This is a predicted structure of a 466-nucleotide part of an RNA (small-subunit ribosomal RNA, 3' major domain) from Pedinomonas minor. The source organism's lineage runs through Eukaryota, Viridiplantae, Chlorophyta, core chlorophytes and Pedinomonas. The prediction has a mean pLDDT of 83.
[in-house]
Context: one part of a larger RNA
RNA sequence: UGACGGGGGCCCGCACAAGCGGUGGAGCAUGUGGUUUAAUUCGAUGCAACGCGAAGAACCUUACCAGGGCUUGACAUGCCACUCUUUCGGGAGGUCAUGGUGAAAGCCAGUUUAGGACACAGGUGGUGCAUGGCUGUCGUCAGCUCGUGUCGUGAGAUGUUGGGUUAAGUCCCGCAACGAGCGCAACCCUUGUCUCUUGUUGCAACUUUGUUGUUAUCGAGAGAGACUGCCGGUGAUAAGUCGGAGGAAGGUGGGGAUGACGUCAAGUCAGCAUGCCCCUUACGCCCUGGGCAACACACGUGCUACAAUGGCCAGGACAAAGAGAUGCAACCUCGCAAGAGCAAGCCAACCUCAAAAACCUGGUCUCAGUUCGGAUUAGUCUCUGCAACCCGAGACUAUGAAGCCGGAAUCGCUAGUAAUCGCUGGUCAGCUAUACAGCGGUGAAUACGUUCCCGGGCCUUGUACA
Numbered sequence: 001u002g003a004c005g006g007g008g009g010c011c012c013g014c015a016c017a018a019g020c021g022g023u024g025g026a027g028c029a030u031g032u033g034g035u036u037u038a039a040u041u042c043g044a045u046g047c048a049a050c051g052c053g054a055a056g057a058a059c060c061u062u063a064c065c066a067g068g069g070c071u072u073g074a075c076a077u078g079c080c081a082c083u084c085u086u087u088c089g090g091g092a093g094g095u096c097a098u099g100g101u102g103a104a105a106g107c108c109a110g111u112u113u114a115g116g117a118c119a120c121a122g123g124u125g126g127u128g129c130a131u132g133g134c135u136g137u138c139g140u141c142a143g144c145u146c147g148u149g150u151c152g153u154g155a156g157a158u159g160u161u162g163g164g165u166u167a168a169g170u171c172c173c174g175c176a177a178c179g180a181g182c183g184c185a186a187c188c189c190u191u192g193u194c195u196c197u198u199g200u201u202g203c204a205a206c207u208u209u210g211u212u213g214u215u216a217u218c219g220a221g222a223g224a225g226a227c228u229g230c231c232g233g234u235g236a237u238a239a240g241u242c243g244g245a246g247g248a249a250g251g252u253g254g255g256g257a258u259g260a261c262g263u264c265a266a267g268u269c270a271g272c273a274u275g276c277c278c279c280u281u282a283c284g285c286c287c288u289g290g291g292c293a294a295c296a297c298a299c300g301u302g303c304u305a306c307a308a309u310g311g312c313c314a315g316g317a318c319a320a321a322g323a324g325a326u327g328c329a330a331c332c333u334c335g336c337a338a339g340a341g342c343a344a345g346c347c348a349a350c351c352u353c354a355a356a357a358a359c360c361u362g363g364u365c366u367c368a369g370u371u372c373g374g375a376u377u378a379g380u381c382u383c384u385g386c387a388a389c390c391c392g393a394g395a396c397u398a399u400g401a402a403g404c405c406g407g408a409a410u411c412g413c414u415a416g417u418a419a420u421c422g423c424u425g426g427u428c429a430g431c432u433a434u435a436c437a438g439c440g441g442u443g444a445a446u447a448c449g450u451u452c453c454c455g456g457g458c459c460u461u462g463u464a465c466a
Base pairs, nucleotide, nucleotide: 001466002465003463004462005461007460008459009458010457011456012455013454015450016449019413020412021411022410023409026304027303028302029301030300031299032298033297034295035294042053043052064290065289066288067287068286069285070284073120077119078118079116080115082093083092084091085090096110098109099108100107101106122279123278125277126276127275131273132272133268134267135266136264138262143182144181145180146179147178148177149158150157151156162173163172164171188256189255190254191253193224194223195222196221197220198219199218202214203213204212205211206210227250230244231243232242233241234240293432306406310365311364312363313362314361315360316359322353323352324351327346328345332341333340334339372403377398378397379396380395381394382393383392419442420441421440422439423438424437425436
């Protein structure tokens, strides 16, 4: 100087408390451990691994296993030979009618100008403790440093400590310090109010299919607006803080992006790149089938429930944000339905996906393992795809399991939040999505307080630790 303390002081954070809803019990989905297996490819492992890499494992993917094959190779550059062309430097170029065999790849025969040898290719083989790059975490915590000066023999200190204050090393005052840098804040995006400009494909009106209008809604631009600016209290006359006015908004208005010096030899050689080591008729490459989907069990994350604030039936209403040409597909017809047939419109503020659901109105069920719950199983079908046996999704009929609110323990959340309700997208032929990323609808309760638990910041103290 740090680090540590079941030392002290001060202060923060859904850290506790106050509340609301869950997890832990059930069924199922998914990931992991374990076990099994020819293989169940590999990685991730306290917080910070476990719906993670994977924004989609039937083949492919695929790295694993079994079997069958290839050896200058699936891929790159160079060389010789070959064909065409040439301004003699050079430039351009490249197979296959067919037959046999086979699960395919391939092999054999044949055809063709189109063949050959060597340098090399190739490796998801090892090492993340050789590395780059990227990422997680402490933590959006308020810290981390430097120059000159001063003090100290020196390590180092000072500044950065102190008194206030702040979300903040934020600002003010003081001070052997005076300044500065990286962080904080602001500048950026979005949302909330208003003004102006603009007006089709939007919006409105109709003589309803082509005219008119556009003040408002909406879309796109440009501006205004919030700064403790104003008033009062308080404070040290300061920084600030408390209350008020005006205002759509008030003291960082809400949300996002943005992550200092560093820590964990944290993660990644399987995204990519890369040193070294290793394989080279194989640890490379191709193909068929299987596996990644196994199942006594254990754990994590979720979905659906256990019902009447509910289930079912009929009718009625209101979104936002997205996607669409190998695409989205209306209307109509057929089918109980999944879907099929036919076929308008739309490269989309135009057309389509598209029905929003919770909600409202009426009816029914009456506390029951039920008209709750939907697992499991059987049958018949639909769709995608070369192909749904291993191993897809969906529809209908039948079946109707566990489950009556969950032990110890444990998680999230402070407002348009929690809870609850549906909608969309990426990946994608299809889908295992209950995941992930977004979008809107309805819409709470509680916070006395900081003693305690956890994490963190500053000062100080002890230390046989570095």

It is recorded under the gene name rrs.